[in-house]
Molecule: Fluoride riboswitch aptamer (crcB RNA motif)
Organism: Actinomycetota bacterium
RNA sequence: AUGAGAGUAUGCGAUGGAGCUCGCACAAAUUGCCACAAGGCUAAUAGCUCCUACGAGGAA
Numbered sequence: 001a002u003g004a005g006a007g008u009a010u011g012c013g014a015u016g017g018a019g020c021u022c023g024c025a026c027a028a029a030u031u032g033c034c035a036c037a038a039g040g041c042u043a044a045u046a047g048c049u050c051c052u053a054c055g056a057g058g059a060a
Base pairs, nucleotide, nucleotide: 010025011024012023013022016051017050018049019048020047021046032041033040034039
């Protein structure tokens, strides 16, 4: 460097998908905030990056 065989690779973290990192959970982890009447506000991340959807502004 190449080939073959065996084993392992769970779930969750306020709206989608993937990778990495962190934390949590063993039937739990998890299920945003204000008001508490009506109603209103931020956000696709737990964090980073990318894609998709959406919002604002600008250019062609």